This is a predicted structure of a 78-nucleotide RNA (c-di-GMP-I riboswitch aptamer) from Sulfurovum sp. It matches the Rfam family "c-di-GMP-I riboswitch aptamer". Rfam links the family to the GO term cyclic-di-GMP binding.
RNA sequence: UAUUGUAAAAGCCAAACUUAUCGUGAGAUGUGUACGGAAAGUCUAUGGGUCUCUUAUGGAGAAAGCCAGACUACCAAU
Numbered sequence: 001u002a003u004u005g006u007a008a009a010a011g012c013c014a015a016a017c018u019u020a021u022c023g024u025g026a027g028a029u030g031u032g033u034a035c036g037g038a039a040a041g042u043c044u045a046u047g048g049g050u051c052u053c054u055u056a057u058g059g060a061g062a063a064a065g066c067c068a069g070a071c072u073a074c075c076a077a078u
Base pairs, nucleotide, nucleotide: 002078003077004076005075012037013036017032019030020029021028022027035065041071042070043069046068047067048066050062051061052060053059054058
C1' cells in the first nucleotide's frame, strides 16, 4: 500500500420507544434507552428511490440506519 474480516482488544455510533422544546408537516435538538451497525464516519449541488408542504406536470423542504457511488479511517490476518 492492497485485499479480506471482526465485535478478539481499545473505542465509536445509536433503531424503536420515552420525555421536553421547536416546526404547517416530513422531521430536528436534548434526556433516558439500545434494535442493530466494520464504516450506522463524511458527501446528497453524486445518481436512483422514499417522505412532507403547496399556488400541485411548477415550486419549496425532510431524512438518508433504502440501493448504488466517491472520499477518509481503528485493529487483526494475508